[in-house]
RNA sequence: CCGGCCAUAAGCCAAACCACUUGUGAGGGUGGGACGGAAAGCCAAGGAUCUCAAAAAUAACGAGACAGCCUGGUUGCAAAG
Numbered sequence: 001c002c003g004g005c006c007a008u009a010a011g012c013c014a015a016a017c018c019a020c021u022u023g024u025g026a027g028g029g030u031g032g033g034a035c036g037g038a039a040a041g042c043c044a045a046g047g048a049u050c051u052c053a054a055a056a057a058u059a060a061c062g063a064g065a066c067a068g069c070c071u072g073g074u075u076g077c078a079a080a081g
Stems, first nucleotide, its partner, number of pairs: 012037002017032006035068001041074003045071003049065004
C1' cells in the first nucleotide's frame, strides 16, 4: 500500500507474577503480562482492612496507604425506545 473479516460498534482498562525504580512501611511508578471488569474513569467524604512513630507499660490520640473492599459524589461511552 492492497484485499478479507466488516458499511453502527471490532475498541478501552489491566489482577497475580516478573524486571527495574521509589518509600521506614502499608504501598506507589515504569515496562512486560492477562485474572478479570460495562465505569476495574476520577474523587480519601463515611466505613472496612493495612502501615508507621513516641512512651516503662496500657489506653487514647496522630500521620499515612488503599478507588480491582463497600457506601457516597462526579464525568464519560455503546445500543434500543
Predicted 3D model of an 81-nucleotide RNA (c-di-GMP-I riboswitch aptamer) from Marinobacter salexigens.
It was read from a public genome assembly, where an Rfam model found it.
Lineage of the source: Bacteria > Pseudomonadati > Pseudomonadales > Marinobacteraceae > Marinobacter.
Its Rfam family is "c-di-GMP-I riboswitch aptamer". Rfam describes the family as follows. GEMM was predicted in a large-scale screen for bacterial structured RNA regulatory elements.